[in-house]
A computed fold for a 350-nucleotide part of an RNA from a metagenome, annotated as small-subunit ribosomal RNA, central domain. It matches the Rfam family "Bacterial small subunit ribosomal RNA". Gene Ontology terms of the family: ribosome and structural constituent of ribosome.

Context: one part of a larger RNA
């Protein structure tokens, strides 16, 4: 390189955004650059191949053809691509009324419940287990009632409910901001789709700097278990968890499914919209458009399951795989305060 392939078998990049590239809607119209046919020259011999001839066969010599799939010129052909003009709305977008929602950022506020402090009450226990002790209390503990202080999380609403690109995201108001959806028109007029690079976002932990600490807690002490227990159980507890700034750049970052856009039965639940029948109305039912769910036909799969949210049927683009171990190691470059991160063999073995 080419094939095949990527839910679990080796593989979908964690997520965007975008830059080259790569792909492109619909009518005409010009051009003739890719296509395509025709001529013409050229594409050395020798090899090849297929027909002959010469060595008594061959092997080998040799004659003719043919092949050299190329390349240049010329002459055409215009369907499809490309360039180009010019037009159009069905892709895409923009104006306009409506909508729903933990979609992000900042500031105020609120209650329960923790612990801690202070008073009262009150007395011998509490607290914790499988049973137990460490622990904690007569210097007054657990219990309860006041009052006060703090940090951090928001019960019930809550839901295969809803926003987000992804990671995520839930108490309540306020401000500021970003995306969807939905109906009728009108307006631009292919402005689309995907995207190597770049660049931005990215739980948890963890690193730097200052702050903050209620509870929980590696680490670490101390009680039990045990043969032994560097563990599971219990007491305590220090980073850490918050909160501003700044790195880190990981993940079972999973739908273990990249993204577009068209087709391809159907039931049924549910969220947010718009229209309709019907009714005083809640409301039912019917249609439609956008989510998010189970079932299930066709097709598909190795099976299992997938099944209009696709893993079917295509077509565009980008990532990735190519046996198991060594090894996501080693070296080299790269990025980083470090921890590490990207990139990534091999020998040697099965």
């Nucleotide at each position: 390189c080419u094939g095949g392939g990527c839910g679990u078998a080796a593989a979908g990049g964690g997520c965007g955004u975008g830059u080259a590239g790569g792909c492109g809607g619909a009518u005409g119209g010009g051009u003739c650059a890719g296509u395509c046919a025709g001529a013409u020259g050229u594409g050395a011999a020798a090899u090849c191949c297929c027909a002959g001839g010469g060595c008594u066969u061959a092997a080998c010599c040799u004659u003719g053809g043919g092949c050299c799939u190329g390349c240049a010129u010329u002459u055409g052909a215009u369907a499809c691509u490309g360039c180009u003009c010019a037009u159009c709305u069905a892709g895409a977008g923009u104006a306009u009324g409506g909508g729903a929602g933990a979609g992000g950022a900042g500031a105020u506020c609120g209650g329960a419940a923790u612990u801690c402090c202070u008073g009262g009450u009150g007395u011998a226990g509490c607290g914790g287990u499988g049973a137990a002790a460490u622990g904690c209390g007569u210097a007054g503990a657990u219990a309860u009632c006041a009052g006060g202080a703090a940090g951090a999380a928001c019960a019930c609403c809550g839901g295969u409910g809803g926003c987000g690109a992804a990671g995520g995201c839930g108490g309540a108001u306020c401000u500021c901001u970003g995306g969807c959806c939905u109906a009728a028109u009108a307006c631009u007029g292919a402005c689309g789709c995907u995207g190597a690079g770049g660049c931005g976002c990215g739980a948890a932990a963890g690193c730097u700097g200052g702050g903050g600490g209620a509870g929980c807690a590696a680490a670490c002490a101390g009680g039990a278990u045990u043969a032994g227990a560097u563990a599971c159980c219990c007491u305590g507890g220090u980073a850490g968890u918050c909160c501003c700034a700044g790195c880190c750049g990981u993940a079972a970052a999973c739908g273990a499914u990249g993204g577009g856009c068209a087709c391809u039965a159907g039931g049924u639940g549910u969220u947010g919209g718009a229209g309709g029948u019907a009714u005083u109305g809640a409301u039912c039912c019917c249609u439609u458009c956008a989510g998010u769910g189970c079932c299930g036909g066709a097709g598909c799969u190795a099976a299992c399951g997938c099944a209009u949210u696709a893993a079917g049927u295509g077509c565009c683009c980008c990532g990735c795989c190519u046996g198991g171990g060594g090894a996501g190691u080693a070296c080299g470059c790269u990025c980083g305060c470090a921890a590490g991160g990207g990139u990534g063999a091999a020998a040697c073995u099965c």